A computed fold for a 346-nucleotide part of an RNA from an uncultured prokaryote, annotated as small-subunit ribosomal RNA, central domain. Model confidence (mean pLDDT): 86 of 100. The RNAcentral record of the full RNA draws on ENA.

[in-house]
Context: one part of a larger RNA
RNA sequence: UUGGGUUUAAAGGGUGCGUAGGCGGCCUGAUAAGUCAGAGGUGAAAUCCCACAGCUUAACUGUGGAACUGCCUUUGAUACUGUCAGGCUUGAGUAUGGUAAAGGUAGGCGGAAUUUAUGAUGUAGCGGUGAAAUGCAUAGAUAUCAUAAAGAACACCAAUUGCGAAGGCAGCUUACUAGGCCAUAACUGACGCUGAGGCACGAAAGUGUGGGGAGCGAACAGGAUUAGAUACCCUGGUAGUCCACACCGUAAACGAUGAUUACUCGAUGUUGGCGACAUACUGUCAGCGUCCAAGCGAAAGCAUUAAGUAAUCCACCUGGGGAGUACGAUCGCAAGAUUGAAACUC
Numbered sequence: 001u002u003g004g005g006u007u008u009a010a011a012g013g014g015u016g017c018g019u020a021g022g023c024g025g026c027c028u029g030a031u032a033a034g035u036c037a038g039a040g041g042u043g044a045a046a047u048c049c050c051a052c053a054g055c056u057u058a059a060c061u062g063u064g065g066a067a068c069u070g071c072c073u074u075u076g077a078u079a080c081u082g083u084c085a086g087g088c089u090u091g092a093g094u095a096u097g098g099u100a101a102a103g104g105u106a107g108g109c110g111g112a113a114u115u116u117a118u119g120a121u122g123u124a125g126c127g128g129u130g131a132a133a134u135g136c137a138u139a140g141a142u143a144u145c146a147u148a149a150a151g152a153a154c155a156c157c158a159a160u161u162g163c164g165a166a167g168g169c170a171g172c173u174u175a176c177u178a179g180g181c182c183a184u185a186a187c188u189g190a191c192g193c194u195g196a197g198g199c200a201c202g203a204a205a206g207u208g209u210g211g212g213g214a215g216c217g218a219a220c221a222g223g224a225u226u227a228g229a230u231a232c233c234c235u236g237g238u239a240g241u242c243c244a245c246a247c248c249g250u251a252a253a254c255g256a257u258g259a260u261u262a263c264u265c266g267a268u269g270u271u272g273g274c275g276a277c278a279u280a281c282u283g284u285c286a287g288c289g290u291c292c293a294a295g296c297g298a299a300a301g302c303a304u305u306a307a308g309u310a311a312u313c314c315a316c317c318u319g320g321g322g323a324g325u326a327c328g329a330u331c332g333c334a335a336g337a338u339u340g341a342a343a344c345u346c
Base pairs, nucleotide, nucleotide: 004317005316006315007300008299012314014201015200016199017198021194022193023192025088026087027086028085029084030083031082033081034080035077036076037075038074039073040072041071042070049065050064051063052062053061054060091191092188093187094186095184096183097182098181099180103177104176105175106174107173108172109171110154114150115149116148117147118146119145120144121143125136126135162169163168206247207246208245209244210243211242215241216240220236221235222234223233258313259312260311261310262309263308266291267290268289269288270287271286272285273284274283275281295302296301319346320345321344328339329338330337331336
């Protein structure tokens, strides 16, 4: 490199938008660049291949042919691709009317619980464990009641539910705001798909500055356990967890399954619409689940939400270790991230 692959064996980029590029619906006409056909020129010789001949054969050599799969010129063909022109509506988008939702951002409000403070009642224990001890408590704890403050999270509803591109999103409410779905078939008329670079978003932890700090709690301290115990268990407890702004850019970022389109037996649950009414229906559109057939698969299994049958585009893989390391480069305040070898070894 080809062939072959990427759920679990190596391999789908964390996700989206989008530049270049690649690919692209139906009809008509023009053109003839790609494409196809004919003709002409050229494609040195040698070599290679075929036939014959010459050295006693052979290697070798000679003669002839074919070939040189290419390039140029010219004459035609016009199905397909391209280009130009005109048209279409089914792809895509717009409009109008509905609709569901923990989609996002900012503000306001709420109750339960916890801790703390103060006051009251009250007296000797509380707490914790397998058992204990450290710890708290006569300076009155624990328990009970009242009042106040603070921060964080939102029980029940709650679901195999819903929404979002992914990360993710849950008390109630207001403002602003994005997207989806359905119905109508009014408008535009291929405006599409994918997408190297690029840009944006991106859990948790971590970083910077300033706040905040109830509970929990890396580090740390003490008590236990143990042969030891730098742990598991217990009592405390700093960073952090929370907010604002700015970084970081990674995760088993998982459906371990890239995006888009078309096609391919069935059964069933459920969410949101629609068909005037309706618990009508062999109904229909868009999702989310479960089971099963053909087919596929090494099997497990997947099976209209494909891992089936096809097409387009991107990303990635090529024995284990060395190693996601070294070096260099880019980014970062740092931590580190991205890119990413080789020697050697089995």